[in-house]
Formats: sequence, structure tokens, C1' cells
RNA sequence: AGAGUCGGCUGGGCAGUCGCUGCGCUUCAUCAGCAUGAGGCGUGGAGGAAAGUCCGGGCUUCAGCGGGCGAGGGUGCCAGGUAAUACCUGGGGGGCGUGAGCCCACGGAAAGUGCAACAGAGAGCAGACCGCCUAAGCACUCGCAAGGGUGCCGGUAAGGGUGAAACGGUGCGGUAAGAGCGCACCGCGUCAGUGGCAACACGCGACGGCAUGGCAAACCCCACCUGGAGCAAGGCCAAAUAGGGGAGUCGCAGCCUCCAAAGGGCUGCAGCGCGCGCCCGCGCGUGCUUCCGGGUAGGCCGCUUGAGGCGUGCGGUGACGCACGUCCCAGAGGAAUGACUGUUCACGACAGAACCCGGCUUACAGGCCGGCUCUCCGC
Repeated sequence: AGAGUCGGCUGGGCAGUCGCUGCGCUUCAUCAGCAUGAGGCGUGGAGGAAAGUCCGGGCUUCAGCGGGCGAGGGUGCCAGGUAAUACCUGGGGGGCGUGAGCCCACGGAAAGUGCAACAGAGAGCAGACCGCCUAAGCACUCGCAAGGGUGCCGGUAAGGGUGAAACGGUGCGGUAAGAGCGCACCGCGUCAGUGGCAACACGCGACGGCAUGGCAAACCCCACCUGGAGCAAGGCCAAAUAGGGGAGUCGCAGCCUCCAAAGGGCUGCAGCGCGCGCCCGCGCGUGCUUCCGGGUAGGCCGCUUGAGGCGUGCGGUGACGCACGUCCCAGAGGAAUGACUGUUCACGACAGAACCCGGCUUACAGGCCGGCUCUCCGC
């Protein structure tokens, strides 16, 4: 210098004007008061992902005395961190890369069931298509004989070929030809032993001729975990010409249930209430008074001080923990966080809170910082 890899930060800046919104103080108006409305001043006002809603928790509520078993769901190498996790850290194993580094649902396939397109003779304790062999048996045949030839019955997994995958490798022996059939070495499995908290590693020693091919994000088996719903959760206050119940009290006339009585029901008048600004009039509703409970509209709470941020020190390889100091940093409810102007630069991506928090995943223009690796060049 080039190429790469990992981690962290940032996500236009400044000034002015006019707006929106939470909070505090304050002025004016209305009101008995609470409070409401209008204005002024000060102050706060989106994100690293506010997103997907995929995990884990807090909080709320429903169910459950407590425990066990089962179903369903989830997780799946080990140790640690954490409120908890499927997350994070460190380690082990496997794969990829020259390397820094990256990826992996990574328990069990010698309990059972199942699956494997195409090709291929054969795909599960397999298979004779080509090839190799005719030692043994049978038939025919050549030959005086020894022996040979052909066919049948067969043998053979060393070689070829198919496939993602074909039941260890090399060599020597062995054989009719072959074959762990035998042996040596390598590999494999099990065990002792050694190291490690563990996963696991080593295994030169002993045993075994090798048995156990793959798939469990197929059923399944094993171990562990696991109640449902979610802030439209849930709680409080509570209007009327809505509506339930109790007590007291009350006009007239008519009708209904055989008759009578009773506000039990209906109709009309009177009375009362509400609306049309008032009277009149009209419309609608209704026995009156009072008490109790539920509850719609509406209002309030939940709501943002929290497993919180920042700094320093200490412990730990690290995730993280502890101590001290310091800060308060959106909280709406049709839903604020905007618009315009000037100036400047590297000319601005993805994107908008709705109960809160910890993760994961996905989207993202550009810029900054740091660790490490490889290659080339110069000294």
C1' cells in the first nucleotide's frame, strides 16, 4: 500500500420566526367551591431499530388446599451469567477458510415402526450385470492312458460399471478363483488407566476380526421445563325522559281478569319533568318522595423512578456482579414531536412511542474509532 475479518460509536450541524404537546409557576374570565377556559414565562418532547410480535420476564386478572400421574407444548454438548430465556459468556466436538475468523436443534439409529427420487443386477443383516473360477457332483464328448473340452449344477464381493451412499485400507500368506479365511501394520469398537468440575481428550496396555451405513426440524424413546388470558389487562367515580329492588305516600273517569278491592295492566284528563330561547301552543316522557345496588355515555387511575442512565473504583479470562457518587430523560388518547427562512458541510438511509423491561430477527445512505489476519513493497 492492497485485500480481508471482528467489535464499538454516530445517524446532518448552527441560528431565527410561527405552531403542537406533558409538567411547573403565574395573570385574567366564569364559579359558593372543586374546577374549567384563554394568555404569559420557564422546562421536557421518538429509535437504534420505536418494526416483526419470534422468545423470556414484570404487572393485572381468572382457575387451583397441597402433591403425584397422564395428555398437549417446548428445550436438548458442558460449565457459568441472569429476574428469566430458545439469550449471553467461556470451553468441548464437527465442518469451512492460507489466516484473523465464520457456521452448527450438537441427546438416543446395538427398543420398535418408517423413509430414500433417478440410476443400478442389488439400497439393508444386500447383491452375480460384466468379469474371474470349474477344485467337488452330474451328463455328453476327445484320448490307449495321464489328462482335456462343452453344458448343467454352482463358487466368488479381488476388478469393472450404477449411485449421495454398495458392508474397513495396504502387504504377505492362502485358494479352483476369491474372501479378516489367517497373519503383520494402519484404522475402528469396548474396557482398564491418565488429565479435566464437566462436555471431552489421550489411550503405546488388554480384549474383539470388525459386529453398529444414513435420516429423529419422520413417528418414537430418554432427560429437563411448562396453568389460561392479556393495558380493549384491571380498578375507582358516575349523568338521564334508560332500567332493577325496598319503604312511605297519592287525584278523577273508564276498561281488563266471574264479582269486589288493590298503581297489577291499559286509555283519557289533571299534575309533574324535558325539548322547541321565554309566555301561549306543540311534541315526547311519566304516579310522587326517598333510599339501596348494578351499570352505559363520560371522567379518573393504571402511565412511567425503572431488573433505569452516566461516571469512578474493586472482583472476574468473560458474560456479569458489588460499592460509592450523580442525573430524572416523551406519556398522548383521533392521538403532540411540525413548518418556514438563513447559513454551512461530507447534501442526509431505514424508519414514528401507545403498560414496561431483557433478548433475538429483519431494514438501513454515509461517516468515525479500535483489535487482528493475509499478500506485496521499502528501510